[in-house]
């Protein structure tokens, strides 16, 4: 340095609920717990998929519809570091 992931070790993250806390929401963090993870590490980069505060349109009961500039990488693809054994 290149390619694979059967099996085991060391290390290592933590799904659902709970509590606190930020956010209009989805969500995030932190503690608390373990479904699960060979990258469940980083990074919204295409394409899914949630969400609409503000816009916009319609309606005047404040509701509907539409949009992401907000999210999710534990949804797939790609980028990228990196363990462990094997070639």
């Nucleotide at each position: 340095u290149a390619g694979a992931u059967u099996u085991a070790a060391a290390a290592g993250c933590a799904a659902a609920g709970c509590u606190g806390u930020c956010g209009a929401a989805a969500g995030g963090c932190a503690g608390u717990g373990a479904c699960g993870c060979a990258a469940a590490g980083c990074g919204a980069a295409g394409a899914g998929c949630c969400u609409a505060a503000g816009g916009u349109g319609c309606u005047u009961a404040u509701g509907c519809a539409u949009u992401a500039u907000g999210g999710u990488c534990g949804u797939c693809u790609g980028g990228u570091u990196g363990c462990a054994u094997c070639u």
Annotation: The RNA shown here (c-di-GMP-I riboswitch aptamer) has 87 nucleotides and comes from Ruminococcus difficilis. It matches the Rfam family "c-di-GMP-I riboswitch aptamer". From the family's description: GEMM was predicted in a large-scale screen for bacterial structured RNA regulatory elements. RNAcentral holds the sequence, with entries from Rfam.